[in-house]
Context: one part of a larger RNA
RNA sequence: UGACGGGGGCCCGCACAAGCGGUGGAGCAUGUGGCUUAAUUCGAUGCAACGCGAAGAACCUUACCUGGGCUCGAACGCUACCGGACAGCCCCCGAAAAGGGGUUUCCUUCGGGCUGGUAGUGAGGUGCUGCAUGGCUGUCGUCAGCUCGUGUCGUGAGAUGUUGGGUUAAGUCCCGCAACGAGCGCAACCCCUAUUGCUAGUUACCAGCACGUUAUGGUGGGGACUCUAGUGAGACUGCCUGCGCAAGCAGUGAGGAAGGUGGGGACGACGUCAAGUCAUCAUGGCCCUUAUGCCCAGGGCUGCACACGUGCUACAAUGGUCGGUACAAUGGGCUGCCACCUCGUGAGAGGGAGCGAAUCCACAAAGCCGAUCUCAGUUCGGAUUGGAGUCUGCAACUCGACUCCAUGAAGCCGGAAUCGCUAGUAAUCGCGUAUCAGCAACGACGCGGUGAAUACGUUCCCGGGCCUUGUACA
Numbered sequence: 001u002g003a004c005g006g007g008g009g010c011c012c013g014c015a016c017a018a019g020c021g022g023u024g025g026a027g028c029a030u031g032u033g034g035c036u037u038a039a040u041u042c043g044a045u046g047c048a049a050c051g052c053g054a055a056g057a058a059c060c061u062u063a064c065c066u067g068g069g070c071u072c073g074a075a076c077g078c079u080a081c082c083g084g085a086c087a088g089c090c091c092c093c094g095a096a097a098a099g100g101g102g103u104u105u106c107c108u109u110c111g112g113g114c115u116g117g118u119a120g121u122g123a124g125g126u127g128c129u130g131c132a133u134g135g136c137u138g139u140c141g142u143c144a145g146c147u148c149g150u151g152u153c154g155u156g157a158g159a160u161g162u163u164g165g166g167u168u169a170a171g172u173c174c175c176g177c178a179a180c181g182a183g184c185g186c187a188a189c190c191c192c193u194a195u196u197g198c199u200a201g202u203u204a205c206c207a208g209c210a211c212g213u214u215a216u217g218g219u220g221g222g223g224a225c226u227c228u229a230g231u232g233a234g235a236c237u238g239c240c241u242g243c244g245c246a247a248g249c250a251g252u253g254a255g256g257a258a259g260g261u262g263g264g265g266a267c268g269a270c271g272u273c274a275a276g277u278c279a280u281c282a283u284g285g286c287c288c289u290u291a292u293g294c295c296c297a298g299g300g301c302u303g304c305a306c307a308c309g310u311g312c313u314a315c316a317a318u319g320g321u322c323g324g325u326a327c328a329a330u331g332g333g334c335u336g337c338c339a340c341c342u343c344g345u346g347a348g349a350g351g352g353a354g355c356g357a358a359u360c361c362a363c364a365a366a367g368c369c370g371a372u373c374u375c376a377g378u379u380c381g382g383a384u385u386g387g388a389g390u391c392u393g394c395a396a397c398u399c400g401a402c403u404c405c406a407u408g409a410a411g412c413c414g415g416a417a418u419c420g421c422u423a424g425u426a427a428u429c430g431c432g433u434a435u436c437a438g439c440a441a442c443g444a445c446g447c448g449g450u451g452a453a454u455a456c457g458u459u460c461c462c463g464g465g466c467c468u469u470g471u472a473c474a
Stems, first nucleotide, its partner, number of pairs: 001474002003471003007468007015458002019421005026313008034304002042053002064299007076122009088103005106113002124288002127286003133282002135277003138273001140271001145184006151160003164175003190265004195233007205222002209220003236259001239253001240251004315414001319373007332361002336355002340351004380411001385406007427450007
């Protein structure tokens, strides 16, 4: 100087407390461990691995296994020599890859192009080392810290500044001070959102004026309103009162759409964990080179006495079922989204308009109104299984999703323990997108609808910041 303490002081955080909803019990989905296996490819392992890499494992993917094959090789470049079209099509063999045979016999500016073979040189490797590395990322932590120059002090390591008194979300600011300044962080500048002026009106809008329709901004038209999207304004403790040296704090204050960082996002200091990744990529070293490379078929990654994590659905009446009826936003669409009609109980099929889209396409659901069920393993719950189908795709046996009929399991609110959340939040309800032929999505990322309760407080648990103290630790 640090680090540590079941030392002290001050302070903060859904850290506790106060509340609301869960997990832990059940069934299923998914990931992991273990076991099994020819293989169940590899990685991730306290927080910070375990719906993680994977935003799509039937083939492909695929890295694994079994078997069949290739060796200048699946791709690319160069050199030399030899040859020719190669390809395509047909036949044989084969699981395919490959192999064999037949047919056809290129263009030319004559340099060659294209392509096959032989030989050579560079190949190739998801093989090892993340403890050789770059890059990227997680974490402490959006915590308020981490440093430097000059000066001063100290023999020196170092100290001071950065400590102290206040204050703040903040090393934020003020006052003081042998310090005076500065940098990286904080904040602000950026984006979205909440109000509004101006400009501009098409596909959006429709107040007033017409036209038209069973009806609808459907039409003429309009530029008011909504909205769209460009540019401005607006919030700064600016004003008032009280406290205070100041910074600032408080106020059912005024005004205001918004008030003290308005709400949210992007943004992550010096560093820590030899944290993670050699399987995104790049790369040193090592290793393989008729194989640890490459092609192909089938299988596996989906196995199942068991254990754990994360979720979904429930156990019901604030509910289930049936009928009627209302209101979104984000985003997507031509190998596409698909209105409408017909057929089918349905998944869907057959026709078929519109739309490369503010124009066309997608029932929002919870909600509201009415009916029914009457507390039961039930009209709760839907697992499992049998049968019959639909769709995608070369192909649904291993191993897809969905539909219909039948079947109707466990489950009556969950031990010890444990998680999230402070407001448009939790809870609850649906909708969209990426990946994608299809889909194991109940996942992930977004979008809107309805919309709470509670916080006395900081003694305690956990994590963190500052000062101080002890130390046989570095």

This is a predicted structure of a 474-nucleotide part of an RNA (small-subunit ribosomal RNA, 3' major domain) from an uncultured prokaryote. RNAcentral holds the full RNA, with entries from ENA. Rfam family: Bacterial small subunit ribosomal RNA. Rfam links the family to the GO terms ribosome and structural constituent of ribosome. The coordinates come from a structure-prediction model, not an experiment, and the mean pLDDT is 81.